RNA sequence: AAGGAGAGUUUGAUCCUGGCUCAGGACGAACGCUGGCGGCGUGCCUAACACAUGCAAGUCGGACGGGGUAUUUAGGAGGAAUCUUUCGGGAGGAAUCUUAAAUACCUAGUGGCGGACGGGUGAGUAACGCGUGAGCAACCUACCCAUAAGUGGGGGAUAACACUGGGAAACUGGUGCUAAUACCGCAUAAGCUGCGGAUGCCGCAUGGGAUUCGCAGUAAAGAUGGCCUCUGAUGCAAGCUAUCGCUUAUGGAUGGGCUCGCGUCUGAUUAGCUAGUUGGUGGGGUAACGGCCUACCAAGGCGACGAUCAGUAGCCGGCCUGAGAGGGUGGACGGCCACACUGGGACUGAGACACGGCCCAGACUCCUACGGGAGGCAGCAGUGGGGAAUAUUGCGCAAUGGGGGAAACCCUGACGCAGCGACGCCGCGUGAGCGAAGAAGGCCUUUGGGUCGUAAAGCUCUGUUGUAAGGGACGAAGGACACACUGCGAAAAGUGGUGUGAGGUGACGGUACCUUACGAGGAAGCCCCGGCUAACUACGUGCCAGCAGCCGCGGUAAGACGUAGGGGGCGAGCGUUGUCCGGAAUUACUGGGCGUAAAGAGCACGUAGGCGGGUGAAUAAGUCAGGUGUGAAAGACCGGAGCUCAACUUCGGGGUUGCAUCUGAUACUGUUCAUCUUGAGGGCAGGAGAGGGCAGUAGAAUUCCUGGUGUAGCGGUGAAAUGCGUAGAAAUCAGGAGGAAUACCGGUGGCGAAGGCGGCUGCCUGGACUGGCCCUGACGCUGAGGUGCGAAAGCGUGGGGAGCAAACAGGAUUAGAUACCCUGGUAGUCCACGCUGUAAACGAUGGAUACUAGGUGUGGGAAGGUAGACCUUUCCGUGCCGGAGCAAACGCAAUAAGUAUCCCGCCUGGGGAGUACGGUCGCAAGGCUGAAACUCAAAGGAAUUGACGGGGGCCCGCACAAGCGGUGGAGCAUGUGGUUUAAUUCGAUGCAACGCGAAGAACCUUACCAGGCCUUGACAUCCAGCGAACCUGGUGGAAACACUGGGGUGCCUAUCGAAUGAUAGGAGCGCUGAGACAGGUGGUGCAUGGUUGUCGUCAGCUCGUGUCGUGAGAUGUUGGGUUAAGUCCCGCAACGAGCGCAACCCUUGCCAUUAGUUGCUAACAGGUAGAGCUGAGCACUCUAAUGGGACUGCCCGUGACAAGCGGGAGGAAGGUGGGGAUGACGUCAAAUCAUCAUGCCCUUUAUGGUCUGGGCUACACACGUGCUACAAUGGGUGGUACAGAGAGAUGCGAAGCCGCGAGGUGGAGCGAAUCUCAAAAAGCCACUCUCAGUUCGGAUUGCAGUCUGCAACUCGACUGCAUGAAGUCGGAAUCGCUAGUAAUCGCGAAUCAGCAUGUCGCGGUGAAUGCGUUCCCGGGCCUUGUACACACCGCCCGUCACACCACGAAAGUCGGCAACACCCGAAGUCGGUGAGCUAACCGCGCAAGCGGAGGCAACCGCCGAAGGUGGGGUCGGUGAUUGGGGUGAAGUCGUAACAAGGUAUCCGUACCGGAAGGUGCGGAUGGAUCACCUCCUUU
Repeated sequence: AAGGAGAGUUUGAUCCUGGCUCAGGACGAACGCUGGCGGCGUGCCUAACACAUGCAAGUCGGACGGGGUAUUUAGGAGGAAUCUUUCGGGAGGAAUCUUAAAUACCUAGUGGCGGACGGGUGAGUAACGCGUGAGCAACCUACCCAUAAGUGGGGGAUAACACUGGGAAACUGGUGCUAAUACCGCAUAAGCUGCGGAUGCCGCAUGGGAUUCGCAGUAAAGAUGGCCUCUGAUGCAAGCUAUCGCUUAUGGAUGGGCUCGCGUCUGAUUAGCUAGUUGGUGGGGUAACGGCCUACCAAGGCGACGAUCAGUAGCCGGCCUGAGAGGGUGGACGGCCACACUGGGACUGAGACACGGCCCAGACUCCUACGGGAGGCAGCAGUGGGGAAUAUUGCGCAAUGGGGGAAACCCUGACGCAGCGACGCCGCGUGAGCGAAGAAGGCCUUUGGGUCGUAAAGCUCUGUUGUAAGGGACGAAGGACACACUGCGAAAAGUGGUGUGAGGUGACGGUACCUUACGAGGAAGCCCCGGCUAACUACGUGCCAGCAGCCGCGGUAAGACGUAGGGGGCGAGCGUUGUCCGGAAUUACUGGGCGUAAAGAGCACGUAGGCGGGUGAAUAAGUCAGGUGUGAAAGACCGGAGCUCAACUUCGGGGUUGCAUCUGAUACUGUUCAUCUUGAGGGCAGGAGAGGGCAGUAGAAUUCCUGGUGUAGCGGUGAAAUGCGUAGAAAUCAGGAGGAAUACCGGUGGCGAAGGCGGCUGCCUGGACUGGCCCUGACGCUGAGGUGCGAAAGCGUGGGGAGCAAACAGGAUUAGAUACCCUGGUAGUCCACGCUGUAAACGAUGGAUACUAGGUGUGGGAAGGUAGACCUUUCCGUGCCGGAGCAAACGCAAUAAGUAUCCCGCCUGGGGAGUACGGUCGCAAGGCUGAAACUCAAAGGAAUUGACGGGGGCCCGCACAAGCGGUGGAGCAUGUGGUUUAAUUCGAUGCAACGCGAAGAACCUUACCAGGCCUUGACAUCCAGCGAACCUGGUGGAAACACUGGGGUGCCUAUCGAAUGAUAGGAGCGCUGAGACAGGUGGUGCAUGGUUGUCGUCAGCUCGUGUCGUGAGAUGUUGGGUUAAGUCCCGCAACGAGCGCAACCCUUGCCAUUAGUUGCUAACAGGUAGAGCUGAGCACUCUAAUGGGACUGCCCGUGACAAGCGGGAGGAAGGUGGGGAUGACGUCAAAUCAUCAUGCCCUUUAUGGUCUGGGCUACACACGUGCUACAAUGGGUGGUACAGAGAGAUGCGAAGCCGCGAGGUGGAGCGAAUCUCAAAAAGCCACUCUCAGUUCGGAUUGCAGUCUGCAACUCGACUGCAUGAAGUCGGAAUCGCUAGUAAUCGCGAAUCAGCAUGUCGCGGUGAAUGCGUUCCCGGGCCUUGUACACACCGCCCGUCACACCACGAAAGUCGGCAACACCCGAAGUCGGUGAGCUAACCGCGCAAGCGGAGGCAACCGCCGAAGGUGGGGUCGGUGAUUGGGGUGAAGUCGUAACAAGGUAUCCGUACCGGAAGGUGCGGAUGGAUCACCUCCUUU
C1' cells in the first nucleotide's frame, strides 16, 4: 500500500468493428399497493406568482422637559357626620377638589444606542463574483481591550405642551412657552493635523519610519450612589469619592474596503471589438489607489493562447459516483456574493445606497367625502394559485445566542421544543420450544402419489412491544440577594474581584426511564419466477385481450398475457417513473483509432506555432530535494468516548495530492556564449529522361470537293429497316481542301509534387541522379490560417470544326423501350485568353528521419577485375516472391500496414444528410463550411459453410441427338376440376394429385341427403332383478320396430330326499333397470407414432485421433489417373473407421450329384381309332434340393513397372452375364387423425345407433390416363400348330344333350405336376374383299333375351337381330423405350354374388438406332462471384396513391431581448446664483437695531430612471400554400442494383427521361470469363 468481474442483442454459423440495452450505487423526490413502534435527520426543486390575519426590533426615566397614577407631608378651597346653642349661630373638621414637595411606578415626545446583526431567497451575475495565494509604502473600523492626557466656562434654540387653523383620512400650518448626555462659540492642547527646518536610518520603485526645533489649527457631557477627610456650612450645595459615561491620541483586537497572479460552462453557423476608449498632464472626488469624474494633449488598448457577441449559470467547503484519473452536482449544514414588488436616487450613520427606513417613476392591490392617501411575507405560521409534489395561522424564552439597560428586566417566529409526512438513515417487534394420524383443505398428478408441511391444530413457555396503574428524571449553570476576604478610596460609604450560603428559576413534560399486572393476546406486505437473473406448474385466452428494460412473447397444448397453487427476493416496506455517476477503453491524460469497418486534406510552397545534430562553458526558468506559511470549522478516514445497540453526537490523530516563499542540486529540457561537421545547402565534372513553355515542320488514315473508269446496288444487323444510289452511289484512279491525332518502337519502361506527359526539329526553362574534392556551419523537419497548381465535364469572349458525339430525329427490338442495336446529328471535343476547383483526384495507405533476414527481374549511373557479350561491389529509382514482426482477417513485409520519434489532417452507430438554415467563393452550374427534429436496433468489415448464377472446367443419365411406337384430333371407358344438387361423403393437387386411397358404390359397402325410430345405447366392463338358452306363430308397418301368442326347461356345485325331484348358489346366454360409462369416418397430419412418396440405386453422408486456423471451420473427402460407383491405384498432415457402393439373398442362363410321382419315355414288352395308355425304366426332358462355374484367372497391346482400359483365346455365360429384393445422412412443417394407434379440443335423446328410399353413376364444359379405330403388314370365312404362369370345395366343373348365342341341362373327376378352368392368340395354309367412310370403324339407338342377386328403374355384365355416329393417322406441344428391350399377340390371378378397356403377373412373335455431348432437363465433383441463408419462387430500387409524424421555405403577422440616434426629463447628488428667509459667531451701538460671516428656500446648469419617436439588429411563435424527409402485414407502375443481375458496376460532370434511370466525356477496379504478354515458383 487494500485496488479494477461482466452479460444480452447484427450472422445459418464465425471473428472483428460498432451502437443500443441490463445487472450496481445515489436522491430535498413523485406515483402505485401496503403500513406496528421508537430515535436521529429532513420537507415549494414549479410562480423572485399574488397575498387576508397575527407575530418576527426594540430598549434606556440611572440623558431631558412634560403628562399620568398611587401614597405621604404641608397650604388653600370645601364643608358631611357629630356636639352645642340664647335657634341668629358656634364648635368640629371627614369626603371631595386644589397648590407645593417627597417617594414609587407608568410613559407620548426630545435625546442615546440598536434597527447595516440575526432570519429569507438565488432573480441577476461568466464577473476579481467565487476559490486559492499574495499585496496596500493607497485605506477605514461604533461597541471592546491596553496605555497616555483631559472632562473648564458660557450661549441660543426646539419638540412635547398650550392656543388657533386646514383636511374625509393620512397628516399638517401658524403663534407662544420649555429641558437635556440635543445644538453652538470660547478656554486649555499631552497628543494629533498642516507648513517650514535639522539629524540620521530603511525600502523593489513611487517612497516610508525615527529623533528634534518653530509657527498655525483642533476636544469634551454629564448621570447615579455614597461621604463629610479637606474648603464652606442653614439645607447639605460646592467639594471629595466610586461606578457608568464623554473628549483627544497611540497601539491592539474584530470587522470591512481596494489591487494583483492563477483557476472558473457552451457556441466561430459570433472575427473583429473599443471615444473615457488606452496613456499622459492639471484639477476635482473618495476612508483610500485609480478615467472614478472633468479639461487639454497623444493615438492608443484588446483579439485564433478566442476579443466582441449570444446562450446557460450564484461560487466554494462539500455531496453522489468511480480502482483511480475523471464525470455529475451545489438541497440541508458552514464560508463568500447578490437581491428584498420593478427601475432610479441619495440621506443618516463607524458601517447602508439599507428586507419589516426615506424620495421619485412604473405595474398591481386596498381606502376615499374623488380633492387625496395607504401597501410590499425571497422573516415565522398561514391563504389562493401553479404543480407529479413539499408541513402547524402550535408552546416557550427554561437553555444557547443577540439588542438595549447600572441593574432588575424588556424584546427576540434567531433559537429550544412539540405537531404533520415511512421522505431518508438506524434500531425493535409481529413470538419461542416441542409437535406426523405427515389431519382437513387447496394445487398438481403417470391416480401410485407429490406438495403447501412442523406449517396448522395441540402441549409447554416468554413478555420486547402493547394496554392499565404507580413512581419519575438529566438538561439549572448563572444572575440577583446575604456574608467573608480583598483592590480603589479619608472611609466601618460605595464599587470591582474571589469564595461561601439559604431560598428560588423547565417550554419540552408527568416526557425519557423504572416497577407491577394482563395476556400470544393488537401488529405483513410488496415485487418477481422465458434468457440476461435467484425462482414452475395448472387452468383461461387464441396475433384477441394483453406483456415488454433489451432480445422478444400471444395466430388452441403460452414456464413470457390473466388467475390459482407453488417457489424466489426484499421486508414496514416493496415496486415503478425521473435524474446523476458507473459499467462505457463509447472522447481513450491514465487509456482508442484512420489500406478494406467511421476516419489521410487532390497536390505542393510556405507564415505563426510545435519539434529539433556533436562538444565545452555559464545560468537556474522547467525539473528534483529539504524547510516555513497557508490549505477555516463541519464532513470523509483511523483510534477512543456518550446515548441499552445503531443511526446520531463528541474527543484525539493523521491526511488535505494545492498555492506562496526560502535554501540547495544541475543529469536532462530551456536560455546565453564559444566551437565542430555527420543533417541541410553551395561550387566542380558527367550521363538519362513522353518534365514544362513557344515556334516551325512531316507522313499515314478518315471525311469532303473536282475529274476519270464503271454499273446496280451500297450500307448496316442476331435478323432487319431507316439512310445513300440510275440526277450514277459503293468500288477504283488522279488531283485538291481542311481539321484532329501521332501506328510500329512501346516495355508492371522513363519523367513530374499531384493532375498529367508520346511524330520530328529549334529556342527558352525546372527538377532528380552519379563521382570525388572544396566551401557555409544546424542554415533543419512539419506546417493551423494563407498562396499557388489542379483530369474530365461545364461557363464567358473570339476563332476553328475532319472524325467522334450528350441533346434531338428516324429505324428496329419490346407488353412498353423516353434504353441497349442501327442510320443521321447539334453543343462539345481543337486553339487563344479568362473563370470553375471538383473525381473511385486511389497505393482507397499524409510528410520527415533512423533502424530491422533474404531472393529475383528491370531503368539510370559509378568503381574494380577481365580477352569478353562476363563477374564482384555500390548509389538512386521501379516491380514481384518471401522471413521475423504486425494485423479482425484479407494481407503488409527495407517503396511496411514492422520497430521508434516529431509535426499536421481526420473519425466517434445507421438513416435523416453532405441535406436545411446562416456565412463565404462563383457569371451560372455549383463549391467550401455544415446542423437539428424525427426514426431504427442495428448499419458495417473480413473470412466460413451452403445455396444460387442468362460464371467457368470435368463427368453422368432415354437428358439431348439417332431411331421405333405413341399422346395431343375422333368415339367410348375411367379419374379430376368446374357446375349442378336435398346429397352429389371424404381425402390426394407441379414433377412426386388426376384407371390415385378404391384388389371392383344396384341394397350392403356408405362415411353424404330426406324421412321413420332408439337413448346405458349396435359394441366393452361392473351392479341389481327376472328368465335356461333356444325354437316357432299372429297383427300393424316401407322397414327398423311395436304389440301379442305357443313350445321349451339344459350344464356345474351344495343340501334334503329311497327315487322322480325340490331348494339354494354359480358359469354361460337373454331381457329389464340405475349409473359409472360406451360411441363419434367430428376437428387438428402445423401436437404425434407408425407407414409411404420424392430427390435417387444418385454416390454420396459422417466420425475418432492428429494437424492447421483466434474462430466458424478446414484437412481426411482435395490433386494425377481410373471406375457403374468416395470403385481402385498413386501422391499427399494425415492415419484409421462407420453408414452408403459392391458382395452376401432370390430368380434366370450351363453343368454335375441326389431323388423319381401325379412328371418323363431312349431301350424292351403289351396295347389303341388315337394316346406313356399299360408293364417296365429313371437314361433324357422336367421337377426341387445340394454343389460347381466367371476370378480381368490367361495372352497381346496400352498405361507410371500401378489401378485400369482395348483386343483375343477358352467358355453355356466375360469384365456388375440378365432381372429382382435391398433406398446412406438428409430435404420437402411432402402424404395419411378416413387402415391402425394416439395427445388435446368438441359432441352425449346426438356430430352416437338403427331402418327405408335416394346420392356417391348428375352434365354446357376443361384436363389427365387408357381402350377401340381410322384399315390391305388389313377385315371376313374356313382349316391348322405351338406356351408359360396361375386358380379351384359356399369352388373349378368334364363328357353328353338343348339353344344361332349369352347360356341351360348334366354331375364324371379333382382339395390338384393326376381332375377342371383351358380355346392360347398373333402365326401358318387357303378363299374373299380392292381403297370406299368401305365387308374399315364400331359409338349410339330399337327390339328380343341370358346370368348373378331379396332386388338390375335410377344403376350390372353378357347374347342375338337390327341400327351403323365420329373417325381417312391428328395444330402448338408432349410421352415411353438401348434387347429378348420397343412394338405386337393372347393367357391367368387378386378383388368379387354379379360387374375389368384398370391393376398385378405370364408367356408367344420380335425390331430399328446410338455420329456424338454443342444445345434442353436433372444430377455429381472442383473452382469463381454474391448485397442470397425462408437460401433466385431469393434479395431489392425509385416514382405514384393513402394515413400519420417531425422539419425547411413562404405574402405576411404577433411577440421577446440587447443596442443605437433623437425628444421629454421625476427624485437626487454636484456646481452656480441666491434681490427672498435666517437664533447662536463677529463688528458697531447704552439699547432697540443695523451690517458681516455662515446657512436655507427658490431658480439655473450638468448628469439622470421610466416614457416617447425612429430606422435597423437578433431570437422566437404563428401562417394560406409549398418542398423534400421519415414511418406504416398484404395498393399501382416498372426492374435500376446484388451472379458477367442478363448493356459489368461505380465516381465526377453535362444533357435528357413517369420512375427506378439512360447517354456523352474523363477516371477507378471495390468487374466475371477467355486469350495473349510480362513476372514469379517448381522440375
RNAcentral holds the sequence, with entries from ENA. A computed fold for a 1579-nucleotide RNA from Thermosyntropha tengcongensis, annotated as small-subunit ribosomal RNA. Its Rfam family is "Bacterial small subunit ribosomal RNA". Its family is annotated with ribosome and structural constituent of ribosome in the Gene Ontology. Its mean pLDDT, the model's own confidence on a scale to 100, is 84.